[in-house]
RNA sequence: AUGCCUAAUCUGCCAAAACCUGCAAAGGUGCGGGGGACCCGAACGACCGUGCGAACCGUCCGAAGACGCUCGCGCUUGGGGUGAAUCGCCGAUGCUCGAUCCGCGUAGGACUGAUCUCCCAGUCCGAACCCGACAACUAACCUCGCCGGCAAUCCAAGGAGGAUAC
Numbered sequence: 001a002u003g004c005c006u007a008a009u010c011u012g013c014c015a016a017a018a019c020c021u022g023c024a025a026a027g028g029u030g031c032g033g034g035g036g037a038c039c040c041g042a043a044c045g046a047c048c049g050u051g052c053g054a055a056c057c058g059u060c061c062g063a064a065g066a067c068g069c070u071c072g073c074g075c076u077u078g079g080g081g082u083g084a085a086u087c088g089c090c091g092a093u094g095c096u097c098g099a100u101c102c103g104c105g106u107a108g109g110a111c112u113g114a115u116c117u118c119c120c121a122g123u124c125c126g127a128a129c130c131c132g133a134c135a136a137c138u139a140a141c142c143u144c145g146c147c148g149g150c151a152a153u154c155c156a157a158g159g160a161g162g163a164u165a166c
Stems, first nucleotide, its partner, number of pairs: 011151004018029004030146006049075006057068004078134001079131004087105003091101003108125006
């Protein structure tokens, strides 16, 4: 001097997910989510899943039993929520219904190019989970979250790709 690896700090990224006080518990500020009137909209039309258990009452039929009503504990196919994460096609498994896996696209979303907007170029994501038959919007009001996952950074030069023109 160069290369590789590890750790930390600074810096930076996704996201609402940060700051302050406190030994801690927790609290405050801030940033986010859900529930929840009038008006408006919608409806004005019936139906409104399923398993187990329980008391009264009612119906069938006098008993058992069945059904209805109410309540409790579960489930998820209807519906709903957070989120950018929705939709389509090929193939395989499977089976005649769905579903799962893989690949290619896609609504939509993010980052980089000093900052903002637009354009352009490049690199990516296009998941997952929750509520539990139930919720439009919504002032007051009620209630919940602040997890987790990542990259070192700066400057200069060169190269590649793409577009346009000839």
RNAcentral holds the sequence, with entries from Rfam. Predicted 3D model of a 166-nucleotide RNA (c-di-AMP riboswitch aptamer (ydaO/yuaA leader)) from Cohnella sp. AR92. The source organism's lineage runs through Bacteria, Bacillota, Bacilli, Paenibacillaceae and Cohnella. The coordinates come from a structure-prediction model, not an experiment, and the mean pLDDT is 75. It matches the Rfam family "c-di-AMP riboswitch aptamer (ydaO/yuaA leader)". From the family's description: This family represents a conserved RNA structure found upstream of the ydaO and yuaA genes in Bacillus subtilis and related genes in other bacteria. A reference for the family is Barrick et al. (2004), "New RNA motifs suggest an expanded scope for riboswitches in bacterial genetic control", Proc Natl Acad Sci U S A.